SAM riboswitch aptamer (S box leader) from Hymenobacter daecheongensis DSM 21074, 107 nucleotides, folded computationally. The source organism's lineage runs through Bacteria, Bacteroidota, Cytophagia, Hymenobacter and Hymenobacter daecheongensis. RNAcentral records the identical sequence in 2 taxa. It matches the Rfam family "SAM riboswitch aptamer (S box leader)". Rfam describes the family as follows. The SAM riboswitch is found upstream of a number of genes which code for proteins involved in methionine or cysteine biosynthesis in Gram-positive bacteria.
RNA sequence: UACUUAUCCAGAAAGACCGAGGGACUGGGCCCGAUGACGUCUUGGCAACCUGCUACACAAGGUGCCAACUCCCAUUCCAAAGCUCCGGCGCUGGAAGAAGAUAAGUA
Numbered sequence: 001u002a003c004u005u006a007u008c009c010a011g012a013a014a015g016a017c018c019g020a021g022g023g024a025c026u027g028g029g030c031c032c033g034a035u036g037a038c039g040u041c042u043u044g045g046c047a048a049c050c051u052g053c054u055a056c057a058c059a060a061g062g063u064g065c066c067a068a069c070u071c072c073c074a075u076u077c078c079a080a081a082g083c084u085c086c087g088g089c090g091c092u093g094g095a096a097g098a099a100g101a102u103a104a105g106u107a
Base pairs, nucleotide, nucleotide: 001107002106003105004104005103006102007101008100013043014042015041016040017039021032022031023030026074027073028072029071044066045065046064049062050061051060052058070099075096076095077094078093079092082089083088
């Protein structure tokens, strides 16, 4: 890096440094941010994918995570307020998918 499988509406922040953007990408929306975001480090915590364990349990080891559902929408399908020039459009809700993230495995 690619592929496969599983999960993604729960949960979990303080300090120090830095200094202007950040929330993956594109577009739109909405948020966070000089009362210092994002990031880095330290400490703490959450969780339980893998290891450990006969198993359960636990949380010791390897990861991961600690604003907002993966922040929301985008594609398809179903329902559907309403509008309509009767061709359709479609607020809103649901399901699936795409993309992404994480883990484990394979190459």